[in-house]
Context: one part of a larger RNA
RNA sequence: AAGUAACGAUAAAGGGGGUGAGAAACCCCCUCGCCGAAAACCCAAGGGUUCCUGCGCAACGCUAAUCGACGCAGGGUGAGUCGGCCCCUAAGGCGAGGCUGAAAAGCGUAGUCGAUGGGAAACCGGUUAAUAUUCCGGUACCUGAUAUAACUGCGAUGGGGUGACGGAGAAGGCUAGGCUAGCUAGGUGUUGGAUAUCCUAGUUUAAGUGUGUAGGAAGUACUCUUAGGAAAAUCCGGGAGUAUAUAAUUCUGAGGCAUGAUGACGAGCUCUCUGUUAAGAGAGUGAAGUAGUUGAUGCCCUGCUUCCAAGAAAAGCCUCUAAGCGAUAGGUUAUAUGAGACCGUACUCUAAACCGACACAGGUGGGUAGGGUGAGAAUCCUAAGGCGCUU
Numbered sequence: 001a002a003g004u005a006a007c008g009a010u011a012a013a014g015g016g017g018g019u020g021a022g023a024a025a026c027c028c029c030c031u032c033g034c035c036g037a038a039a040a041c042c043c044a045a046g047g048g049u050u051c052c053u054g055c056g057c058a059a060c061g062c063u064a065a066u067c068g069a070c071g072c073a074g075g076g077u078g079a080g081u082c083g084g085c086c087c088c089u090a091a092g093g094c095g096a097g098g099c100u101g102a103a104a105a106g107c108g109u110a111g112u113c114g115a116u117g118g119g120a121a122a123c124c125g126g127u128u129a130a131u132a133u134u135c136c137g138g139u140a141c142c143u144g145a146u147a148u149a150a151c152u153g154c155g156a157u158g159g160g161g162u163g164a165c166g167g168a169g170a171a172g173g174c175u176a177g178g179c180u181a182g183c184u185a186g187g188u189g190u191u192g193g194a195u196a197u198c199c200u201a202g203u204u205u206a207a208g209u210g211u212g213u214a215g216g217a218a219g220u221a222c223u224c225u226u227a228g229g230a231a232a233a234u235c236c237g238g239g240a241g242u243a244u245a246u247a248a249u250u251c252u253g254a255g256g257c258a259u260g261a262u263g264a265c266g267a268g269c270u271c272u273c274u275g276u277u278a279a280g281a282g283a284g285u286g287a288a289g290u291a292g293u294u295g296a297u298g299c300c301c302u303g304c305u306u307c308c309a310a311g312a313a314a315a316g317c318c319u320c321u322a323a324g325c326g327a328u329a330g331g332u333u334a335u336a337u338g339a340g341a342c343c344g345u346a347c348u349c350u351a352a353a354c355c356g357a358c359a360c361a362g363g364u365g366g367g368u369a370g371g372g373u374g375a376g377a378a379u380c381c382u383a384a385g386g387c388g389c390u391u
Stems, first nucleotide, its partner, number of pairs: 013031006032388004040368004046348002050346001051075006060068002080141002082344003086119003092113003098107003122139005142340002145337008153325002158320005166307004172300003177294005182203006188196001204264002208259004215252004219244008228236002265289001268285007308311001354363002370382003
């Protein structure tokens, strides 16, 4: 220079009360404003205690601070079913033998790893200052093991089927959700006017189990035979025949209904307790809880139609036999008993907690998607919820 520039989005504050040495900024209440396909909520990645409570204010916070993602201390993450681990494989990695190379090493068979994919099973309510599909209450389900009973050809690292998959388009059936009416509880303000065709709030309930619908797919059953499936086969495939047939049978399949539920939730009411305030805790009781309409980008649908560029694999599951065993083994079904370890789980996550040297107007994958207007996830207003962007 200069008490100058700046104090990081122009979404916005005002009043009352409290605490305190001290309050524009902290806490409570009222009013106002902003976002609302987000500036809300839930996850993945990343971070790693930032979460909650108490006590602090030197430093950090672009100002102050009684406040804080700051300092100190204490507390907090509970799983057979969520995710991992586990079983399986993809691209790709490693790679016994092997091939190549002067060597280092390169490639690669059998294998072995490797999810971003496939594979068993849980919902509703309640609870903490801080966790909950994990705790508690109620109601479920799955997979091994063992025992018992009944029936019985069992057996794989092998065969077959399934698993099992592209793009686009269209129609139908539903549901979530919304809206309205009815019902329940409360109110009588505003206004020139109205106890009414008024206003406000609520009208919620899962998985599972049973039924097997709208719809979708395939003809089905039996007998005989067989150069294929590297051996075998009763399985699959090929061939022949019989029965039945344009409608049966089988498989699949949302939703609905019943049950779950004489339960839970639920406005309000009653009682008790803590507290200076703000507020909070416990117990009991407990109303209505229906219908119509609209309606998805969700489900049926991995379906259907269509197109050419022809759209993973393996485990698992079902079935077939080989070697073998022939029953005290093994298999199927039912019931019962007992088991289900280990790791993650706090908090943040369009952000002041991640990546950007910063509490940085930047960047960051997925899910949820109320009402009015509207073709719409646009726009503007708004609910739930969250904020007024630290001078």

RNAcentral holds the full RNA, with entries from Rfam.
A computed fold for a 391-nucleotide part of an RNA from Candidatus Nitrosacidicoccus tergens, annotated as large-subunit ribosomal RNA, domain III.
The organism belongs to Candidatus Nitrosacidicoccus, within Bacteria.